[in-house]
Predicted 3D model of a 73-nucleotide RNA (transfer RNA) from Hydrogenobaculum acidophilum. The prediction has a mean pLDDT of 80. Its Rfam family is "tRNA". The organism belongs to Hydrogenobaculum, within Bacteria.

RNA sequence: CGGGGUGUAGCUCAGGUGGUAGAGCACAGGCUUCGGGAGCCUGGGGUCGCAGGUUCAAGUCCUGUCACCCCGA
Numbered sequence: 001c002g003g004g005g006u007g008u009a010g011c012u013c014a015g016g017u018g019g020u021a022g023a024g025c026a027c028a029g030g031c032u033u034c035g036g037g038a039g040c041c042u043g044g045g046g047u048c049g050c051a052g053g054u055u056c057a058a059g060u061c062c063u064g065u066c067a068c069c070c071c072g073a
Stems, first nucleotide, its partner, number of pairs: 001072007010025004019056001027043005049065005
């Protein structure tokens, strides 16, 4: 320098052919218990790496860019 892959909640990840973002664990509250743990119920938490573009509408499509990983030179 060229090509490819991955970036989504605190962590690990999902998200068919664009339709307005989820799961498990963790965290907070409650039930239960003498108390704790386990179990059950409820809840909070995300400008989807960043910046543009297309569209009525973008995590998803297009362009650029950043970080990490892989391959090649």